Context: one part of a larger RNA
RNA sequence: GCCGGCGACUUAUAGGCACUGGCAGGUUAAGGCGGGAAUGCCGAAGCCAAAGCGAAAGCGAGUCUGAAAGGGCGCUAGUCAGUGUUUAUAGACCCGAACCCGGGUGAUCUAACCAUGUCCAGGAUGAAGCUUGGGUGAUACCAAGUGGAGGUCCGAACCGACUGAUGUUGAAAAAUCAGCGGAUGAGGUGUGGUUAGGGGUGAAAUGCCAAUCGAACCCGGAGCUAGCUGGUUCUCCCCGAAAUAUGUUGAGGCAUAGCGGUUAGAGCUAUAGUUGGGGGGUAGAGCACUGGUUCGGUGCGGGCUGCGAGAGCGGUACCAAAUCGAAAUAAACUCCGAAUACCCAGCGUGAAUCUAGCCAGUCAGACUGUGGGGGAUAAGCUCCAUAGUCAAGAGGGAAACAGCCCAGACCAUCAGCUAAGGUCCUCAAAUUCUAACUUAGUGAUAAAGGAGGUGGGAGUGCAUAGACAACCAGGAGGUUUGCCUAGAAGCAGCCAUCCUUAAAAGAGUGCGUAAUAGCUCACUGGUCAAGCGCUCCUGCGCCGAAAAUGAAUGGGGCUAAAUUCUGUACCGAAGCUGUGGGAUUAGAAAUAAUCGGUAGGGGAGCGUUCCGUUGUAGAGAGAAGUACUAGCGGCAAGCAGGUAUGGACGAAACGGAAGUGAGAAUGUCGGC
Repeated sequence: GCCGGCGACUUAUAGGCACUGGCAGGUUAAGGCGGGAAUGCCGAAGCCAAAGCGAAAGCGAGUCUGAAAGGGCGCUAGUCAGUGUUUAUAGACCCGAACCCGGGUGAUCUAACCAUGUCCAGGAUGAAGCUUGGGUGAUACCAAGUGGAGGUCCGAACCGACUGAUGUUGAAAAAUCAGCGGAUGAGGUGUGGUUAGGGGUGAAAUGCCAAUCGAACCCGGAGCUAGCUGGUUCUCCCCGAAAUAUGUUGAGGCAUAGCGGUUAGAGCUAUAGUUGGGGGGUAGAGCACUGGUUCGGUGCGGGCUGCGAGAGCGGUACCAAAUCGAAAUAAACUCCGAAUACCCAGCGUGAAUCUAGCCAGUCAGACUGUGGGGGAUAAGCUCCAUAGUCAAGAGGGAAACAGCCCAGACCAUCAGCUAAGGUCCUCAAAUUCUAACUUAGUGAUAAAGGAGGUGGGAGUGCAUAGACAACCAGGAGGUUUGCCUAGAAGCAGCCAUCCUUAAAAGAGUGCGUAAUAGCUCACUGGUCAAGCGCUCCUGCGCCGAAAAUGAAUGGGGCUAAAUUCUGUACCGAAGCUGUGGGAUUAGAAAUAAUCGGUAGGGGAGCGUUCCGUUGUAGAGAGAAGUACUAGCGGCAAGCAGGUAUGGACGAAACGGAAGUGAGAAUGUCGGC
């Protein structure tokens, strides 16, 4: 892991409610009688009901309050059982702590101590003391020898455990291998003994006290408690939530309300819609108030400044009160002011609404659109409001994709029509029609900004008296204007910018020279022959455009099979329709409506074991069980019949009682 067995809402008492039954007031309790564990017979003590109101005296279908009017609470049958459900108390649906307390058992492991034994190869070093010799006045001292001290040295046994490797479902619940430390000592060790759980022992690590130690182990209190996690077993039918408010030593728990179910009652009350009537201060807007803001006019006051001995009189391109004009601004501004929403009333509609009893679940919500707060007008962010969807919703579309778009699945159907979305292939359906546009594979990601890309529109100027472009020719004279300057001659710079000849030609548009020169332009004529410029608006494109393994309109591929506009077809879902069938609700019927569903409520059934009828029907001419199976049944749980096996029991039906249904609990036992 799989298979099989076992495995979780029970029981008692009391209360609430519902249903069923008895009686009409109901009923017995303890106890007794009885052969009695009879569903038999006694037994009214008690309980509930039968009258309430008031604090009470008290009064009484009334009473209390009040001066009264009025108002509050009352004024029509219950009770005893059974069943179901729920609550309370009990272990109270099952499994699960870590702990706490009581009484015991442990020092054969280990810690310390006591008693009594025992062990430490070999080698090295060579303290004191002593002896001899030397030495001294005598000591001291020196040398040699002797001697054999030491938590001394090297190193086996023994004890330990510093490093590495192996091992890590090990050979081993701590080892092996190679090295390592101590090894006459605070040494090792045998045997016997002592200390015990808030206690011991501890050269002290919270270490050790039998593989158990911040409080051992065993049994008991004990089924401790667990607002926590997990699990909780057959079927069908009807309805169907919540993730909010308030309070909470409350925040992942509860209580009450909200929202669900069910039973009864009320009754036209709800709601969509519509008609009429209301209040408002939001969006917007505005500046009349409040606050902040810009410019201009007038200019109180101040600064600076002139005159004056001073008083004072002036000036001002400075600041600036107040006021006027203009321009804007605001969640906590308003002279104004919607749409919606909300409230009231009428009509109208419903499995609608309201009331009461009983039974719940819910209190982690998610995203999307819209209006906002927080944040950075960040977040698949967070907090409100509002609507939808998901949650609890399948189906079609969006390549795939809870929350987006379409649409709400009773069952069947090899019938039809549509929605969103689509119709070249993948892939069902147009290589459809009309008119445009795009050439960028734009389509099939993005900005500021940039560009004789290209289509459309508007305005304006020039043009057969010849425009625009190109080509040919001219582009002159006073004059090198004047100033300045070394020079300045159209062309460094400054001032001025005239006149003449002319078809036209600037006291000069650019290049150029040291300055001239030279080239060119404006301007004019000619050639040519029909449109040519400029500005703005707008459609579709272009650039701007860089990310990490290999690329993504889903892909192929497309110049439409892209984009914009027009039309007609078709495809396309569990939507709608057709046909057949079922159920629920309403109804006398015909018939109509309804039948997605988590938590949850309600209803109806199937099956298992045992009991009664009953050891009955049946059964070696083959029971139960097992395997297979085409029949029956709301084709659900399930039930027959048959075949095979099996070898002795055992239904159905109607009732009753439960150790009553298994896939999950790191479930439990067994097997593999």